RNA sequence: GCCGCUAUAGCUCAGUUGGUAGAGCGACGCUUUCGUAAAGCGUAGGUCGAGGGUUCGAGUCCCCCUAGCGGCU
Numbered sequence: 001g002c003c004g005c006u007a008u009a010g011c012u013c014a015g016u017u018g019g020u021a022g023a024g025c026g027a028c029g030c031u032u033u034c035g036u037a038a039a040g041c042g043u044a045g046g047u048c049g050a051g052g053g054u055u056c057g058a059g060u061c062c063c064c065c066u067a068g069c070g071g072c073u
Base pairs, nucleotide, nucleotide: 001072002071003070004069005068006067007066010025011024012023013022019056027043028042029041030040031039049065051063052062053061
């Protein structure tokens, strides 16, 4: 230098054919217990890596940039 993959909640990751962003764990609250843990119920937490474009509508499609990983020379 070229090619590919990855980037979504605090962490690990889903997200189908473009149509209201989700799960598990964790945090917090409540119930239960003499108390703790466990268990049950609930709540909060995201401008989807940055910028731009297409579209009525973009996590998803297109362009460019950044970071990480891998490969080729």

A computed fold for a 73-nucleotide RNA from a Planctomycetaceae bacterium, annotated as transfer RNA.